[in-house]
């Protein structure tokens, strides 16, 4: 100097968001424990379970300076007996202190207890200190000892001797005590304390080493006890009343001492919602953990108290107990016994087993501190000081340090290049701390000297990297990622989640991260958690306002004056032990740990001082609050009395065949006269217009009308009371419907019931009857969405507005308005408040008073208990168990059997199919050795497949064969043998096995030839190969919503956010197309244009196209033309044209619309290509690519047949048809797009015909295919299964292929099938379209082709619309949907597993009562004894343990039995969430398999239309 320094959050409810809420996680700590490891030392700590039981040793003894007795070993002497020494010691015994302290544990105790602070004038105190005084004379025992005796043994009896500081008597004595007076001072008192009388009573002990220690009495001190107060001190009201010494008085007994502590007596009091009694739990504090702190939690180790000592019970000694290790006596246990009877008490230190997740040595010392006892040496001390064992915990070292790249090796990983581990090792150098080895010394030791050291340490020396690292994690939260292997298995997990084939979540590995002799984990506390909120929280919808009210306790409370000073405030006394925290210094080499000093110590207390607030006495006052007097509006309540209408019914007139009901029917009712109509009766309930967003009431709730009786509000005046006020735990009262009771009453409606419908079922909605009931009287219930989901009560905080009550002002009375005002009742809103919706003077704002609830979901408003109720049920109100949620607003979508708009071949008009026929094809099913495979609502199915007879072909089937493979590439060896070409022989082939022939470049070489290389070929190795698997790992592509008109974005602006505007809204539009308006302004992607073909023209260009007019050839025709032309058509290139430009009109001066000029063409002229964010885990792993997985004499390859073509059936998509608008027949016209060389193929000629022989011409505006056919036009048929229709079948043939059996197509001949227009249903088109005619092309030898993909010819109808089907877009609405309505979700019932209630009962704990018995013991009482003090008997009170009884209560257990909770894919429904298909829900009754139904009240937390009214802008 310094002691005042602190405060974080995340995961996890959802498609997103923002509250609310629970749960979880990151920090700290521990008397721990477990798992994996573990070198050294130092301070701590260590049975938290059985206060359960101990085997063994020690834990309290000590004094010979209180006393009397008194050995032995040994040693010496002696013949010996026996005598010295040992030794008056050892010992025990009598006597004194001390064994109440020290030590241990927390069982029990919720106050007999503990903190704090006080009192004791109600006490005690032995050993110590001070201080006065004193100590005299006397006496009898009795233990040890000895003797005799009982007992197995503890032990014990008789009898004899003895001493004391043991024990009695007497004496003396006081300011001790005790009774009794005067008297002073003090005190709040009871009384205290002095002074001064008188009576009466009480001591005492010696020893001694002569220093000295004791001994009595009293007074005094010091410490330490004894009592009392106040004040705090755990959960529970599902404990609400307790209490009989119980309150209190007398009076007496007990204590050291107050006291109902005890006794008798007398009174009837005490306690108790400020929680008594009861039941449960706890030993209290200093403190300790945590926490920013207030607080929570706990109270080991160390202090202080308390309690307890094997269980309960009692006394005795003592200063001091009711006594751990003393007694007695009752229970259990245990041990000894001779069976008579004894012992024993580790919750003292070790120590056993035992229990338990778990907790240490049966050590060493009295050296030290400290106790006991001695005059003292000393002797006890398991207190204590040390050591040992546990990483248990805090702190401290260490396991080396420096250098060392080509960045070795190994391992892991790769994108194959590399990277990581990683300077890390190796290697070189050097250090030397801890362990290890010798070796010197101090300290712990302070005394006045001198002695003492269980154990501990510090200090030099030696060698030598040697002996010393682990655990746990790496998906997020959390810091730290790969690869393998698992495949929703194994596992994993705190919490959300992970794992179903590519797993940073599981296992291993490698790498990385924390931390480090420890690291995880479990348990357990506080944090975080502002989630029990004092600091510092909510309560409309999230969990939460009591169904209103009145008033009791209790809590708060105008305005002024005064007085006290309780609460506040400030000083100020004592006190809050001591250690712990905190500061500072200081000691161990630091730390931890220890040591001095300080600060703290929140309170509680003494006196004091202030009085502003509250309080508390006293006075005053009038503004709160009442009261008076005037008015004044109402469905306020209760009772009579009464009206009309309407309805049922009866009675009677008319009348007749239906009525009635309903989506549409039926049950029912009527010919015995209904229903309708009309009169008269009768009977009940209920009040229509007026009515209203109104009115009145506490709150349920109240409505014809008129009277009685009654309650409260509101206005305006007031000259009264004077704070009388709010509020309100309990408590009283009211309290819709339903429901009960008893007695009417019953029209009308109407659970239940019965019957009719509906439907799969219909225990329901609809309907036709119908009974409680609904009504009245009286009595009970007491619960609702009893809502405004919003307690009450006062106060302040901009307005507008519209309505109800009131009394005013203006105006001449007045109306009307228009001002200002009080009260009530809506509704829009500033600011605020709010999660947000929204709420705002009738607050959900701001502040204050009191009361009531709330603390995660489910279980559950549920059992038990209690209490009410006649029941039904109604207040109170849990737990186990379970879950990671359960909710509230609010978004953005999705859906609605929700609402507006608006569009499409959606409907609807309208025309033509489909469904039914054969047949053609696809698919399913079925079959089959195999019928490969994929495609599956639309958006699979004439789809993949624009050609399945081998081949395609897909191991789909049988069956045969190859294995470096049919194909690719690298590598190695081989070597002219091969490649290729004939050829034999086995075989279906493939494919085997054998023969002949037989290349090429480069070097050298004349040449043979030799070497050597590459393909090729063996051989071997990597490999290849796979239409194997996963389209749910992918890439590409595609379908599909959809050519629909959407989908986005940047800034800005609004909103806490998600998100929203922008894109809404008016208008228009095919369009989010375009204009207006406008917190939005802009821009993408999509529409639209741009590209292509078509339609009109115009240039340019002319062959192979064209041909008017001209030559020519022909015959003057037809035709032709290597004559000519570019005019015409055509052809293919470039232009041009049309944009609402232009007029009217409508329209917001516009965007556009409607009409019209003009035009070939007119509002995107037709028609294609083009397809937005995204959706279907759509579709394709068999186009193709590709991850990974399999699979290599096969899942590869080759071959040969078969099979993908089966066929009782279904179902898609066609073809042809059913005929006359047609069919044959026959004559004649008119296209367009194509396509052709392994091709199209002309004239000719044969065949009926398919074709055939043939080949000119043509790589094509030239030749060919190639005729177009529907029409036309002439004729037949004449309504018939037919001159329709062609299927089937038979028989001939053609053609193409190696091959037409399975299994091709065309052709002739014959045959000649359903089939006469198609149920339910269902498709397709809106103009050059439907329809209906033919042509051609791609694949292709050939075909299945009726299919597809283009062409052109003929060429219609209908559209009034948007109610309805579909579907699709804007808007809005509701949702418990959000893998989004193919969604979610509720009940029974079946099954499993958990917990729980109730049960006949059984079992056991615990607290008490009541009567019975009574040990030990005190006390009394009576007796025997004693010189006395003792002592014995006997009895009576009380009373422990026990026994009986009958409640109380807490728990365990039970056949059965209730309900609940969890549990991927049981059964039956279809209740709720969209109007959930009957709006739902709440109370309530009744019924029902189940959700639910139903009836009566009641709420909106009910969608939609309308209509009334208001509000808001204008």
């Nucleotide at each position: 100097c310094a002691a005042g320094u602190g405060a974080a959050g995340a995961g996890u409810u959802u498609g997103a968001u923002c509250c609310u809420g629970g749960c979880u996680c990151a920090g700290a700590u521990u008397g721990a424990a477990c798992g994996c490891u573990g070198g050294c030392g130092g301070c701590g700590u260590a049975g938290c379970u059985a206060a359960a039981a101990c085997a063994u040793g020690c834990a309290a003894g000590u004094c010979g300076c209180g006393g009397g007795c008194g050995a032995a070993a040994g040693g010496g002497g002696g013949c010996a007996a026996c005598c010295c020494c040992g030794a008056g010691u050892a010992g025990a015994c009598c006597g004194g202190c001390g064994g109440a302290c020290g030590g241990g544990u927390g069982a029990g105790u919720a106050a007999u207890g503990c903190a704090u602070u006080c009192c004791u004038a109600a006490c005690g105190u032995a050993c110590c200190c001070c201080a006065a005084g004193g100590a005299c004379a006397g006496g009898g025992a009795u233990a040890a000892c000895c003797c005799c005796g009982g007992g197995a043994a503890a032990c014990u009896g008789g009898g004899g001797c003895u001493a004391a500081u043991a024990c009695c008597u007497g004496a003396u004595a006081a300011u001790c005590c005790c009774g009794u007076g005067g008297u002073g001072u003090c005190g709040c008192a009871u009384g205290a304390c002095g002074c001064u009388g008188c009576g009466g009573g009480c001591a005492a002990a010696g020893c001694u080493c002569c220093g000295g220690c004791g001994c009595c009495u009293u007074g005094g001190g010091a410490g330490c006890g004894g009592g009392g107060a106040a004040u705090g001190u755990c959960c529970u009201a599902u404990c609400a009343g307790g209490u009989a010494g119980u309150u209190g008085g007398u009076a007496g007994g007990g204590u050291a001492a107050u006291g109902g502590c005890c006794u008798a007596c007398c009174a009837a009091g005490c306690c108790g919602a400020a929680g008594a009694c009861g039941g449960g739990u706890a030993g209290c504090c200093g403190g300790u953990g945590u926490g920013a702190g207030a607080g929570c939690a706990c109270g080991g180790c160390c202090g202080g108290c308390c309690a307890c000592a094997u269980c309960g019970g009692g006394a005795c000694u003592g200063a001091g107990a009711c006594a751990c290790u003393g007694c007695c006596c009752g229970g259990a246990c245990u041990c000894c016994u001779a069976c008579g009877g004894g012992a024993g008490g580790c919750u003292g230190c070790a120590g056993u087993g035992a229990c338990g997740a778990a907790u240490a040595u049966u050590c060493c010392g009295c050296a030290a501190u400290g106790g006991g006892c001695g005059a003292a040496a000393g002797c006890c001390u398991g207190a204590c000081g040390g050591a040992g064992u546990g990483a248990c915990g805090c702190c401290g070292c260490g396991u080396g340090c420096g250098g060392g790249a080509u960045g070795a090796a190994g391992c892991u990983c790769u994108u194959c290049g590399g990277a990581g581990u990683g300077u890390a090792a190796a290697c070189c150098g050097c250090u030397g701390u801890c362990a290890g080895g010798g070796g010197u010394a101090a300290g712990c030791a302070a005394g006045g000297c001198a002695g003492u050291g269980a154990g501990c340490u510090a200090c030099c020396c030696c060698a030598g990297a040697g002996g010393a690292a682990g655990g746990g994690g790496c998906g997020a939260c959390u810091a730290a990622c790969u690869c393998u292997g698992u495949g929703c298995c194994a596992g994993c997990a705190g919490u959300c989640g992970c794992g179903g084939u590519a797993a940073u979540a599981c296992a291993g590995a490698g790498g990385c991260c924390c931390c480090g002799a420890g690291c995880g984990u479990u348990a357990a506390u506080c944090g975080g958690a502002g989630u029990c909120a004092c600091u510092g929280g909510g309560c409309u919808u999230a969990a939460a306002g009591g169904g209103u009210g009145c008033g009791u306790a209790g809590g708060c409370g105008g305005a002024c004056c005064u007085g006290c000073a309780a609460g506040u405030g400030c000083c100020u006394u004592g006190u809050g032990a001591a250690a712990u925290c905190c500061c500072c210094c200081g000691g161990c080499u630091c730390a931890a740990c220890c040591g001095g000093g300080g600060a703290a110590u929140g309170g509680c207390u003494u006196g004091g001082c202030a009085u502003a607030c509250u309080g508390c006495g006293g006075g005053u006052c009038u503004u709160g609050a009442g009261g008076u007097c005037g008015g004044u509006a109402g469905a306020g309540g209760c009772c009579g009395c009464u009206g009309g209408a309407a309805c049922u019914g009866u009675a009677g007139g008319u009348g007749u065949a239906g009525c009635g009901g309903u989506g549409a029917a039926a049950u029912g009712c009527g010919u015995a006269g209904a229903u309708a109509u009309c009169u008269a009766c009768a009977g009940g309930a209920a009040c229509g217009c007026c009515a209203a967003a109104g009115g009145c009431g506490a709150a349920g709730g109240c409505a014809g009308g008129c009277g009685g009786c009654u309650g409260g509000g509101c206005c305006g005046a007031u000259a009264c009371u004077g704070a009388c006020g709010c509020u309100g735990a309990g408590g009283c009262a009211c309290g819709a419907a339903a429901g009960c009771g008893u007695g009417g009453g019953g029209a009308g409606c109407g659970a239940a019931c019965g019957g009719g419908a509906u439907u799969a079922g219909a225990u329901a909605c609809c309907c036709c009857g119908g009974u409680a009931g609904u009504c009245c009287a009286c009595g009970c219930c007491c619960u609702a969405a009893a809502c405004g989901a919003u307690g009450u009560g006062c106060a302040c905080u901009g307005g507008g507005u519209c309505c109800g009550g009131g009394a005013g002002g203006u105006u001449c009375u007045g109306a009307c308005g228009c001002c200002a005002u009080c009260c009530g009742g809506g509704c829009c809103g500033a600011a605020g408040c709010g999660a947000a919706a929204g709420u705002g003077u009738u607050a959900a704002g701001u502040g204050c008073a009191c009361c009531g609830c709330c603390u995660g979901g489910g279980g559950a408003g549920u059992a038990c208990g209690g209490u009410c109720g006649c029941a039904a049920g109604g207040c109170u109100a849990a737990a186990a168990c379970u879950c990671a949620a359960a909710g509230g607003a609010a978004u953005u979508g999705a859906c609605g059997g929700g609402g507006a708009c608006u569009c499409a071949c959606a409907c609807a008009a309208g025309c033509g199919g489909u469904g039914g026929a054969a047949c053609a094809u696809g698919u399913g099913g079925c079959u089959c050795a195999a019928u490969u495979c994929g495609a599956a609502g639309c958006a699979a199915c004439g789809c993949g497949a624009a050609g399945a007879a081998c081949c395609u072909u897909a191991u789909c089937c049988a069956g045969g064969g190859c294995u470096u493979g049919a194909c690719a590439u690298g590598c190695a060896c081989g070597g002219a043998u091969u490649a290729g070409u004939c050829c034999g022989c086995c075989g279906a082939a493939a494919g085997g096995c054998g023969g002949a022939u037989g290349a090429c470049g480069c070097u050298c070489g004349c040449a043979a030839g030799a070497g050597u290389g590459g393909a090729a070929c063996g051989u071997g190795c990597a490999c290849a190969g796979g239409u194997g698997c996963u389209g749910c790992a992918u890439g590409g592509c595609u379908g599909u919503c959809g050519u629909c008109a959407g989908c986005u974005c940047g800034u800005g602006c609004u909103g806490u956010g998600a998100a929203g505007u922008g894109u809404c809204g008016g208008g228009u539009u095919a369009a989010g197309u375009c204009c207006c308006u406008u917190a939005a302004c802009g821009a993408g992607c999509g529409a639209a244009a741009c590209c292509c073909c078509u339609g009109c023209c115009g240039c340019u260009a002319g062959u192979u196209g064209c041909u008017a007019a001209g030559g020519c050839c022909g015959a003057u025709a037809a035709g032709g033309u290597a004559c000519a032309g570019g005019a015409c058509u055509c052809u293919a290139g470039c232009g041009g044209g049309a944009c609402u430009g232009c007029c009217g009109g409508u329209g917001u001066c516009a965007a556009a619309c409607c009409g019209g000029a003009g035009g070939a063409a007119g509002g995107u002229g037709g028609g294609g290509a083009c397809g937005a964010c995204g959706u279907c885990a759509a579709g394709u792993c068999c186009u193709c690519a590709u991850g990974g997985c399999c699979u290599u004499g096969a899942u590869g390859c080759c071959c040969u047949g078969g099979g993908c073509u089966g066929c009782a059936c279904a179902c898609g998509u066609g073809u042809u048809a059913c005929a006359a608008u047609g069919g044959c027949g026959g004559c004649u016209a008119c296209a367009a797009a194509g396509c052709g060389a392994a091709g199209c193929g002309a004239u000719g000629c044969c065949g009926c015909a398919a074709g055939g022989c043939g080949g000119a011409g043509c790589a094509a505006a030239u030749c060919g295919c190639a005729a177009a056919a529907a029409a036309g036009c002439c004729g037949c048929c004449c309504c018939a299964g037919u001159u329709c229709a062609g299927a089937u079948u038979g028989g001939g043939g053609u053609c193409u292929g190696c091959a037409a059996c399975c299994c091709g197509a065309c052709c002739c001949c014959a045959u000649g099938a359903a089939g006469c227009c198609g149920g339910a249903a269902u498709c397709g088109c809106u103009a050059g379209u439907a329809a209906u005619c033919g042509c051609g092309c791609a694949u292709c030898a050939g075909c299945a082709c009726c299919g597809g993909c283009g062409c052109g010819g003929u060429g219609a109808a209908u559209g009034u619309g948007u109610u309805c089907c579909u579907g699709a877009g804007u808007c809005u609405u509701g949702u418990a949907c959000a893998c989004a309505c193919c969604g979610c979700c509720c009940g029974u019932c079946a099954a499993g597993c958990c917990a729980u209630g109730g049960g006949a009962g059984c079992c056991g704990g615990g607290a008490a009562c009541g009567c019975c018995c009574g040990a030990a013991g005190u006390c009394g009482u009576c007796c025997c004894g004693u010189u006395a003090c003792a002592g014995g008997g006997a009895u009576g009170c009380c009373c422990a343990c026990g026994g009986c009884g009958g409640g109380c209560u807490c728990g365990g257990u039970g056949a059965c039995u209730g309900g609940g909770g969890c549990u991927a894919a049981g059964u039956c429904g279809u209740a709720a969430c969209a109007a959930g298909g009957u709006a739902g829900c709440c109370g309530u009754a009744g019924g029902g398999g189940a959700a639910c139904c139903u009836g009566c009240g009641g709420c909106u937390g009910g969608a939609u239309c309308a209509c009334c009214u208001c509000c808001u802008u204008u």
The prediction has a mean pLDDT of 84.
The RNA shown here (small-subunit ribosomal RNA) has 1514 nucleotides and comes from a Planctomycetota bacterium.
Rfam family: Bacterial small subunit ribosomal RNA. Gene Ontology terms of the family: ribosome and structural constituent of ribosome.
The sequence is in RNAcentral, with records from ENA.
The organism belongs to Planctomycetota, within Bacteria.